[in-house]
The RNA shown here (transfer RNA) has 73 nucleotides and comes from a Pseudomonadota bacterium. It matches the Rfam family "tRNA". Its family is annotated with triplet codon-amino acid adaptor activity in the Gene Ontology. The coordinates come from a structure-prediction model, not an experiment, and the mean pLDDT is 81. Taxonomically the source falls in Pseudomonadota (Bacteria, Pseudomonadati).
RNA sequence: GCCGGCAUAACUCAAUCGGUAGAGUAACUGAUUUGUAAUCAGUAAGUUGAGGGUUCAAGUCCCUCUGCCGGCU
Numbered sequence: 001g002c003c004g005g006c007a008u009a010a011c012u013c014a015a016u017c018g019g020u021a022g023a024g025u026a027a028c029u030g031a032u033u034u035g036u037a038a039u040c041a042g043u044a045a046g047u048u049g050a051g052g053g054u055u056c057a058a059g060u061c062c063c064u065c066u067g068c069c070g071g072c073u
Stems, first nucleotide, its partner, number of pairs: 001072007010025004019056001027043005049065005
């Protein structure tokens, strides 16, 4: 230099043919316990890496950029 993949909650990851962004762990509250842990119930947590475009509608499609990983030279 060229090619490909990945970026979504604090962390690990889903999200079908474009149609209301979810789960587990962690956190917090309550129940249970003499108390803690475990268990059970619940709550909160998101500019879907950044910018732009297409569309009635974009995590998803297109373009540019950034970071990480891999391959080729």